Description: This is a predicted structure of a 383-nucleotide RNA (Bacterial RNase P class A) from a Bacteroidales bacterium. It is recorded under the gene name rnpB. The sequence is in RNAcentral, with records from ENA. Its mean pLDDT, the model's own confidence on a scale to 100, is 75.
RNA sequence: AGCGGCAGCGGUUCCAUCGCCGGAUUGGCAACAAUCGGGAGGAAAGUCCGGGCAACACGAGCCACCAUACUUCCUAACGGGAAGGGGCCUGAAGGGGCAACCCUCAGACUACAGCGAGUGCCACAGAAACCAGACCGCCGAUUGUGCGUAAUGCACAAGGCAAGGGUGAAACCGCGAGGCAAGAGCUCACGACCGCGCGCAGUGAUGCGUCGGAUGGUAAACCUUAUGGGUUGAAAGACCAAAUAUACCGGCUGCACGUAGGGCAGGCUCGCCCGAUGGCCGGGGGGUAGGUCGAUAGAGGCCGCCGGCGACGACGGCAGUAGAUUAAUGAUGGAAGGCUGCAUAAACAGUUACAGAACCCGGCUUACAAGCUGCCGCUUUUU
Numbered sequence: 001a002g003c004g005g006c007a008g009c010g011g012u013u014c015c016a017u018c019g020c021c022g023g024a025u026u027g028g029c030a031a032c033a034a035u036c037g038g039g040a041g042g043a044a045a046g047u048c049c050g051g052g053c054a055a056c057a058c059g060a061g062c063c064a065c066c067a068u069a070c071u072u073c074c075u076a077a078c079g080g081g082a083a084g085g086g087g088c089c090u091g092a093a094g095g096g097g098c099a100a101c102c103c104u105c106a107g108a109c110u111a112c113a114g115c116g117a118g119u120g121c122c123a124c125a126g127a128a129a130c131c132a133g134a135c136c137g138c139c140g141a142u143u144g145u146g147c148g149u150a151a152u153g154c155a156c157a158a159g160g161c162a163a164g165g166g167u168g169a170a171a172c173c174g175c176g177a178g179g180c181a182a183g184a185g186c187u188c189a190c191g192a193c194c195g196c197g198c199g200c201a202g203u204g205a206u207g208c209g210u211c212g213g214a215u216g217g218u219a220a221a222c223c224u225u226a227u228g229g230g231u232u233g234a235a236a237g238a239c240c241a242a243a244u245a246u247a248c249c250g251g252c253u254g255c256a257c258g259u260a261g262g263g264c265a266g267g268c269u270c271g272c273c274c275g276a277u278g279g280c281c282g283g284g285g286g287g288u289a290g291g292u293c294g295a296u297a298g299a300g301g302c303c304g305c306c307g308g309c310g311a312c313g314a315c316g317g318c319a320g321u322a323g324a325u326u327a328a329u330g331a332u333g334g335a336a337g338g339c340u341g342c343a344u345a346a347a348c349a350g351u352u353a354c355a356g357a358a359c360c361c362g363g364c365u366u367a368c369a370a371g372c373u374g375c376c377g378c379u380u381u382u383u
Base pairs, nucleotide, nucleotide: 001379002378003377004376005375006374007373008372009371012336013335014334015333016332017331018330020039021038023036024035025034026033027032041354045365046364048363049362050361051360052359053233054232055231056230065229066228067227068226069225070084071083072082073081074080085112086110087109089107090106091105093104094103095102096101113224114223118222119221120218121217122216135165136164137161138160139159142158143157144156145155146154147153173191174190176188177187178186193213194212195211197210198209199208200207201206237293238292239291240290246285248283249282250281251280252279253278256277261274262273263272264271301318302317303316304315306313307312337352338351339350340349341348
């Protein structure tokens, strides 16, 4: 310098005409008209997580199911965020050590409980993949056989080994020394790892020291442990409520007649009361169409200041007009701005993304043109 990735900023403004959806005022009985003013986002998206709100459910416990999984803090809450711890990786970095490895600094990544509970799985390659194993290789001290020497011996076999090679993602700790026939944590020092040992430091994760142990991996495998979870979702739900039909009630009337039947505490008798079914008129509950609310001022935003490493919190001030429901927020024309094309300027040409509220809020994730800022990677060139 070019290309790419990640994060952030940014996402344009004005005018005219014609429309669309709400609001206010005025006029009008009303329909409506006039005037004024308002009308998408950083993600309104995915509907993934949490909460508000609402209805229903709810004695307690256990099981099942689902989710979460280092610590402390923030928050209404969270699986979100901040700070910290551990791990892992990187370095035209620094230091220590024979080495293994360790320390310091900087940066990036990290679903990071448990495989010292049990079970399962570990392809291909390889001799062997978990109480393993010997292909090449090393040895052959010991035992046996043969040969040989003055003597040490030599060859083969039984057998020993797991250092070196090779396979693999992974081969039963690493490294140095001792040791041995050859070897091996076999022994020792150091180092890595592990400990539901101890001491100290820290709110804690954890760190340091000391003592001890002697090892494969895998839980986004079953599983174990701990914690949390009632269900549904604005089509929640609350209220008002037509036409038509109609439960029920009242009045009048028709038919048989106060008749059948019923009530008056079990039976009989008497008495009293109510009394069918059709038509007309009136009242009337529930439900439907439809309408109103829910529903837009909110755990909100901006500015200042204080506290805090920070997420965030306290205080003070300021502005405040989206609300549809076959679902508005648009179309056309013009002007300006940004950027690109030429080294620059003018002119000219091109370009101006992703996307579209639906009860509200906090997050996460995903999408996003040109340009700008920061960090990282690769390539080339130069020093």
Rfam family: Bacterial RNase P class A. From the family's description: Ribonuclease P (RNase P) is a ubiquitous endoribonuclease, found in archaea, bacteria and eukarya as well as chloroplasts and mitochondria. It is annotated as a ribozyme.